[in-house]
RNA sequence: GAAGUUUGACAGACAAUCGCUGGCGGCUUCGCGCCGCGAGAGGAAAGUCCGGGCUCCGCAGGGCAGAAUGCUGGAUAACGUCCAGUCGGCGCGAGUCGAAGGAUAGGGCCACAGAAAUGGACCGCCGAUGGCUGCUUCGGCAGAUCAGGCAAGGGUGGAACCGUGGUGUAAGAGACCACGAGGGGCACUGGCGACUUUGUCCCUGGUAAACCCCAUUUGGAGCAAGACCUAGGAGAACGUGGGCAGCGAUGCCAGCCCUUGCCCGGGGUGCGUUCGGGUUGGUCGCUUGAGCCCAGCAGCAAUGUUGGGCCUAGAAAGAUGAUUGUCGCUUCCAUACGUGGGAGGGCGCAAGCCCGUUACGACCACCGGAAGUACAGAACCCGGCUUACGGCAAGCUUCCCGG
Numbered sequence: 001g002a003a004g005u006u007u008g009a010c011a012g013a014c015a016a017u018c019g020c021u022g023g024c025g026g027c028u029u030c031g032c033g034c035c036g037c038g039a040g041a042g043g044a045a046a047g048u049c050c051g052g053g054c055u056c057c058g059c060a061g062g063g064c065a066g067a068a069u070g071c072u073g074g075a076u077a078a079c080g081u082c083c084a085g086u087c088g089g090c091g092c093g094a095g096u097c098g099a100a101g102g103a104u105a106g107g108g109c110c111a112c113a114g115a116a117a118u119g120g121a122c123c124g125c126c127g128a129u130g131g132c133u134g135c136u137u138c139g140g141c142a143g144a145u146c147a148g149g150c151a152a153g154g155g156u157g158g159a160a161c162c163g164u165g166g167u168g169u170a171a172g173a174g175a176c177c178a179c180g181a182g183g184g185g186c187a188c189u190g191g192c193g194a195c196u197u198u199g200u201c202c203c204u205g206g207u208a209a210a211c212c213c214c215a216u217u218u219g220g221a222g223c224a225a226g227a228c229c230u231a232g233g234a235g236a237a238c239g240u241g242g243g244c245a246g247c248g249a250u251g252c253c254a255g256c257c258c259u260u261g262c263c264c265g266g267g268g269u270g271c272g273u274u275c276g277g278g279u280u281g282g283u284c285g286c287u288u289g290a291g292c293c294c295a296g297c298a299g300c301a302a303u304g305u306u307g308g309g310c311c312u313a314g315a316a317a318g319a320u321g322a323u324u325g326u327c328g329c330u331u332c333c334a335u336a337c338g339u340g341g342g343a344g345g346g347c348g349c350a351a352g353c354c355c356g357u358u359a360c361g362a363c364c365a366c367c368g369g370a371a372g373u374a375c376a377g378a379a380c381c382c383g384g385c386u387u388a389c390g391g392c393a394a395g396c397u398u399c400c401c402g403g
Base pairs, nucleotide, nucleotide: 001399002398003397004396005395006394007393008392010390012327013326014325015324016323017322018321020040021039023037024036025035026034027033042375046386047385049384050383051382052381053380054222055221056220057219061264062263063262064261066218067217068216069215070214071085072084073083074082075081086100087098088097089096090095101213102212106211108207109206110205122154123153124150125149126148129147130146132143133142134141135140162180163179164178165177166176167175181204182203183202184201185200186199187198190195226284227283228282229281235275236274237273238272239271240270242253243252244251245250255269256268257267258266259265291310292309293308294307295306296305297304298303328373329372330371331370332369333368338366339365340364341363344355345354346353347352
């Protein structure tokens, strides 16, 4: 210097004028009318994807179904988040990614090709055994390969039953042996643990963001939740009314409705059709909160804790804005004149080229001009994730160049 990687902080500043929304104080003709003071968006306020607080729902009981999650330890109100690790993939590396339980519960699937995708034989090997043919000294021998045996070799494929070598055999085969690969059980070493070291035994295709199995979690709806105050109102007509007990009133069952997928269980209730009536005002919820800042302590860290300080939007068609000026930052241009510095500077990976070299002097800074100054806008509140986006700083890695 280039390429990369991780982390952190920031998100232009000030002033004037004109406006907007709350708060406090004052005035008031009581009209949120006027005046004054002070406050007024974000790191993502976004997507609404997770988790919680809060609120209500006939306290949510049992079973089934459904959904989510899935290495270990820790953090936390909680999480699918974060931190520290383990194992695996990627990368030369810094690092980064991983739905990372089970294929030894079970069935399913494995395109095309191929005989066959866990079941089988196309080419091939054998023909020991049985049968066939020929010869025979009648003991057998030879031949072909009908039955049959085999899966070594070839071929297909992403993948052919673990690989290599040997023993063995008619030919062969984990059939057996040695060594090795992967997985699992048991014991052992280290570790809280995931895991790991060594030994031994057993096993050998893949596939679970496919079915499924296992473990854990899971009631629903959401601030238009919901609470209170004020105001207002009205019910009517028609049809129908199962079963049992009872003279009847009535009770029970059925039916219907609720219990937000189903069943049990629980609760409510005559049912259906038509017509008609009231309500869209106000207050609270609402911003003091798992809150923010600083310091100490504990911890590798996430985080926790102690002390001190602070109060920082709360609208309801939805405020937080506009204009002007000055300055800042980045890039470019001009360097005519001027001021200060000044012998080296610029481009290039490098070789090298260009400008200047004691100066009417390259180059730098000030002064001058132009352009740009991202993404974006709270709506009950927090913790995360994801997405959008501007430049800056620091740590680390790899490579190149010079000394």
A computed fold for a 403-nucleotide RNA from Cohnella suwonensis, annotated as Bacterial RNase P class A. Of the family's consensus pairs, 98% are formed in the model. A source record names the gene rnpB.